[in-house]
Molecule: transfer RNA
Organism: bacterium
């Protein structure tokens, strides 16, 4: 310095040709038991890494910039 790949809930990750964001686990209540664990039912919890740009609309498309990983000199 040059090329990929990622960034989305407290953790791990989905998000199918742009149309109001999800899953498991973890957390709160609740049922269940004598009790605890396991299980069921249900709540909560997101500026989608920034900041611009096209768009009636952007997690999603272009640029630029920050970070992690990975190859290459």
């Nucleotide at each position: 310095g040059c090329c990929g790949a990622g960034a989305u809930a407290g953790c791990u990750c989905a998000g199918u040709u742009g149309g109001u964001a999800g899953a498991g686990c973890a957390g709160g209540g609740c049922a269940u038991u004598c009790g605890u664990a396991a299980u069921g039912c249900u709540c909560a919890g997101g500026u989608c890494g920034c900041c611009a740009g096209u768009u009636c609309g952007a997690c999603u498309c272009u640029g630029g910039c920050u970070c992690u990983c990975g190859g290459c000199u």